[in-house]
Transfer RNA from a Candidatus Woesearchaeota archaeon, 72 nucleotides, folded computationally. Its Rfam family is "tRNA". It is annotated as a transfer RNA.

RNA sequence: GUGGGUAUGGUCUAGUGGCUAUGACGCGGGCCUGUGGCGCCCGAGAUCCGGGUUCAAUUCCCGGUACCCACU
Repeated sequence: GUGGGUAUGGUCUAGUGGCUAUGACGCGGGCCUGUGGCGCCCGAGAUCCGGGUUCAAUUCCCGGUACCCACU
């Protein structure tokens, strides 16, 4: 340099046009307990960036950025 893949809470992840965005671990609070742990309940917390298409974009298209793979 060329081609391909990935980017979603702190971490891992689901979602493939109709959002109030899923779950687990973790975090905060409560119940339970002599204390802690386990268990149960509640809560906070995210769509990489910029454009485009569309009534509507996490999802489709273009460009960029970062990372990974292959070739050179």